[in-house]
Molecule: transfer RNA
Organism: bacterium
RNA sequence: UGCGGGAUCGUCUAGUGGUAGGACGACUGGUUCUGGUCCAGUUAACCUAGGUUCGAAUCCUAGUCCCGCAG
Numbered sequence: 001u002g003c004g005g006g007a008u009c010g011u012c013u014a015g016u017g018g019u020a021g022g023a024c025g026a027c028u029g030g031u032u033c034u035g036g037u038c039c040a041g042u043u044a045a046c047c048u049a050g051g052u053u054c055g056a057a058u059c060c061u062a063g064u065c066c067c068g069c070a071g
Base pairs, nucleotide, nucleotide: 001070002069003068004067005066006065007064010024011023012022013021018054025043026042027041028040029039030038047063048062049061050060051059
């Protein structure tokens, strides 16, 4: 430098144009003599900037960072 892949709650991960979901964690409550386990609830996210579209995490363009391949 070229090509390919990736970036989503604090962490891991799903989501091929129409309500952003799950697990773990944290917090609250129940259970318990206390803690743990278990149960219920709450919390919290689409890398950045544009474009297409009635509607974008998803499609297009540019950029940043990470991984791989080639030179």